[in-house]
RNA sequence: GGCCCCAUCGUCUAGCGGUUAGGACAUUGGCUUUUCAAGCCAAAAGCGCGGGUUCGACUCCCGCUGGGGCCG
Repeated sequence: GGCCCCAUCGUCUAGCGGUUAGGACAUUGGCUUUUCAAGCCAAAAGCGCGGGUUCGACUCCCGCUGGGGCCG
């Protein structure tokens, strides 16, 4: 330098054009317990950035950034 793959709550991840963006763990609050843990209930928390297509984009296209792989 060329090609390919990936980027979603703190972490791991689901999502194949119209979802309230869901789950697990973690965190916080409550219940329970003498206390802790466990259990139950609840809450907070996310689509890397900039364009484009579309009535509508996390989803499709282009570029950028970052990560990974192959080739030279």